[in-house]
RNA sequence: GGGCUUGUAGCUCAACGGUAGAGCGCCCGCUUUGCAGGCGGAAGGUUGCGGGUUCGAAUCCCGCCAAGUCCA
Numbered sequence: 001g002g003g004c005u006u007g008u009a010g011c012u013c014a015a016c017g018g019u020a021g022a023g024c025g026c027c028c029g030c031u032u033u034g035c036a037g038g039c040g041g042a043a044g045g046u047u048g049c050g051g052g053u054u055c056g057a058a059u060c061c062c063g064c065c066a067a068g069u070c071c072a
Stems, first nucleotide, its partner, number of pairs: 001071007010024004018055001027041005048064005
């Protein structure tokens, strides 16, 4: 330098072009003498960045950035 894959909540990951979710974690409550565990609830997101297409984009297209991998 080139090819491919990936980038979404604190972490690990989902999500036909049509309301962005789950598990774990954090916080609150119930249960206990207390802890753990269990149960219920709440908070938490410019979907890496910038454009384009579209009535509508996390999703499709282009560029850039970052990580991984292969080739030179």
Molecule: transfer RNA
Organism: Candidatus Micrarchaeota archaeon